[in-house]
Predicted 3D model of a 77-nucleotide RNA (c-di-GMP-I riboswitch aptamer) from a bovine gut metagenome. It matches the Rfam family "c-di-GMP-I riboswitch aptamer". Rfam describes the family as follows. GEMM was predicted in a large-scale screen for bacterial structured RNA regulatory elements. The RNAcentral record of the sequence draws on MGnify.
């Protein structure tokens, strides 16, 4: 720089159950759609979603990284 062929590992979508929350959503269990970072980062940046919140909005508060992104890494070439 970057992921062809492997090897050793890892994570865990949807759905269901329980709990928390106005909600987005999160945590735990079951479960695997998939993932070269599906590791970490939400006041580094963009974007999306929820509440206020509506006919449409500014602002404020909250959520999402498995949306883009930033950053750190296993092994192989």
């Nucleotide at each position: 720089u970057a992921g062809a062929c492997a090897a050793a590992a890892g994570c865990a979508a949807a759905a269901c159950c329980a709990c928390a929350g106005u909600a987005a959503u999160g945590u735990g269990g079951u479960g695997a759609c998939g993932c070269a970072a599906a590791g970490c980062u939400a006041u580094a940046g963009g974007g999306u979603c929820u509440u206020u919140a509506u006919a449409a909005g500014a602002g404020a508060a909250g959520a999402c990284a498995g949306c883009c992104a930033g950053u750190u890494g296993c092994c192989a070439a």